[in-house]
This is a predicted structure of a 474-nucleotide part of an RNA (small-subunit ribosomal RNA, 3' major domain) from a Cyclobacteriaceae bacterium. Lineage of the source: Bacteria > Pseudomonadati > Cytophagia > Cytophagales > Cyclobacteriaceae. Its Rfam family is "Bacterial small subunit ribosomal RNA". Rfam links the family to the GO terms structural constituent of ribosome and ribosome. Model confidence (mean pLDDT): 82 of 100.

Context: one part of a larger RNA
RNA sequence: UGACGGGGGUCCGCACAAGCGGUGGAGCAUGUGGUUUAAUUCGAUGAUACGCGAGGAACCUUACCUGGGCUAGAAUGCGAGCGCCAUCCACAGAGAUGUGGAGUUCUUCGGACGUGAAGCAAGGUGCUGCAUGGCUGUCGUCAGCUCGUGCCGUGAGGUGUUGGGUUAAGUCCCGCAACGAGCGCAACCCCUAUCCUUAGUUGCCAGCAUGUAAUGAUGGGGACUCUAAGGAGACUGCCUGCGCAAGCAGAGAGGAAGGAGGGGAUGACGUCAAGUCAUCAUGGCCCUUACGCCCAGGGCUACACACGUGCUACAAUGGUGCAUACAAAGGGUUGCGACAUCGCGAGAUGAAGCCAAUCUCAAAAAGUGCAUCUCAGUUCGGAUCGUAGUCUGCAACUCGACUACGUGAAGCUGGAAUCGCUAGUAAUCGCAUAUCAGCAAUGAUGCGGUGAAUACGUUCCCGGACCUUGUACA
Numbered sequence: 001u002g003a004c005g006g007g008g009g010u011c012c013g014c015a016c017a018a019g020c021g022g023u024g025g026a027g028c029a030u031g032u033g034g035u036u037u038a039a040u041u042c043g044a045u046g047a048u049a050c051g052c053g054a055g056g057a058a059c060c061u062u063a064c065c066u067g068g069g070c071u072a073g074a075a076u077g078c079g080a081g082c083g084c085c086a087u088c089c090a091c092a093g094a095g096a097u098g099u100g101g102a103g104u105u106c107u108u109c110g111g112a113c114g115u116g117a118a119g120c121a122a123g124g125u126g127c128u129g130c131a132u133g134g135c136u137g138u139c140g141u142c143a144g145c146u147c148g149u150g151c152c153g154u155g156a157g158g159u160g161u162u163g164g165g166u167u168a169a170g171u172c173c174c175g176c177a178a179c180g181a182g183c184g185c186a187a188c189c190c191c192u193a194u195c196c197u198u199a200g201u202u203g204c205c206a207g208c209a210u211g212u213a214a215u216g217a218u219g220g221g222g223a224c225u226c227u228a229a230g231g232a233g234a235c236u237g238c239c240u241g242c243g244c245a246a247g248c249a250g251a252g253a254g255g256a257a258g259g260a261g262g263g264g265a266u267g268a269c270g271u272c273a274a275g276u277c278a279u280c281a282u283g284g285c286c287c288u289u290a291c292g293c294c295c296a297g298g299g300c301u302a303c304a305c306a307c308g309u310g311c312u313a314c315a316a317u318g319g320u321g322c323a324u325a326c327a328a329a330g331g332g333u334u335g336c337g338a339c340a341u342c343g344c345g346a347g348a349u350g351a352a353g354c355c356a357a358u359c360u361c362a363a364a365a366a367g368u369g370c371a372u373c374u375c376a377g378u379u380c381g382g383a384u385c386g387u388a389g390u391c392u393g394c395a396a397c398u399c400g401a402c403u404a405c406g407u408g409a410a411g412c413u414g415g416a417a418u419c420g421c422u423a424g425u426a427a428u429c430g431c432a433u434a435u436c437a438g439c440a441a442u443g444a445u446g447c448g449g450u451g452a453a454u455a456c457g458u459u460c461c462c463g464g465a466c467c468u469u470g471u472a473c474a
Base pairs, nucleotide, nucleotide: 001474002473003471004470005469007468008467009466010465011464012463013462015458016457019421020420021419022418023417026312027311028310029309030308031307032306033305034303035302042053043052064298065297066296067295068294069293070292076121077120078119081115082114083113087102088101089100090099091098092097105112106111123287124286126285127284128283132281133280134276135275136274137272139270144183145182146181147180148179149178150159151158152157163174164173165172189264190263191262192261194232195231196230197229198228199227200226204221205220208219209218210217235258238252239250240249241248242247301440314414318373319372320371321370322369323368324367330361331360332359335354336353339350340349341348342347380411385406386405387404388403389402390401391400427450428449429448430447431446432445433444
């Protein structure tokens, strides 16, 4: 100087407390461990691995296994030469591939295209993340981390950065052997809450007309909503009180918004030899008729068990049937597909419109009204299994999703323990998208609808910041 302390002081955080809802019990989904296996490819492992890399494992992917093949090789460049090369057909084969037949390219004569010997360069998801770059997690959006000059100290180093206040903040003020500065904080950026201006099409419809069973459907209009560009607006600016100041308090005024209005992006010096050689790049080592490459089938989906993360429930604030209302944000031409017909249905057939503020996915659901069930393993719950189908796709056996009928398991609120959340939040309800032929999505990322309770307080648990103190620690 740090680090540590079941030392002290001050302060903060859904850290505790006060509340609300879960997990831990059940079934299933998913990931992991373990076991099994020819293989169950590899990585991630307290917090900071475990619905993680994977934002799509039937083939492909695919790296694994079994078997069949190739050896300048699957890809790319240069390349003498060739124009029976490519392509098509037949046969053998699981296919890769092999054999046979057809096939004699185009031309502006420069060449183009295809093939291509030798040779030069291959290839490796093999090892090392403890050789590395790049990227990332975490402490932590915590308020810290440093430098120049000066001063102090023999020196390591200190001072500044400590002190008194204040703040979300090393934020600001006052003081001070310090005076300044940098990276962080804040602001500048984006979304959102109010208003104004401009612009009105594909959006809107108040007033005026037309028309319809009905609909901005039509003429028209720019008022309104909205869209999307520009601007205004919030600054403790004003008032009162406290204070030297910074600032704090106020059911104060005004205002759509008040003291950082709400959210996002943004992550200092560094820590964990943290993670990644399997995104990529790369040193070294290793393989080179194989640890490279092609193909078929299998596996990554196994299952006594253990754990994590979720979904669905155990019901009446509910289930079921009929009727009915209101979103936002997205996607669409190898696409979205209205509408009509057929089918109980998943869907099928035909097909308008739309490269979309125009057409379409599209039905929002919880909600509301009426009816029914009456506390039961039930009209709760839906696992599992049987049969029959639909769709995608060369192909649904291993191993897809969905539909219909039948079947109707566990489960009556969950031990010790443990998690999330402070407001449009929790809880609850649907909708969309990426990936994608299809889908194992209950996941992830967004969007809106309905919409709470509680916070006395900081003694205690956890983590952190500053000052101080002790130290057989560095």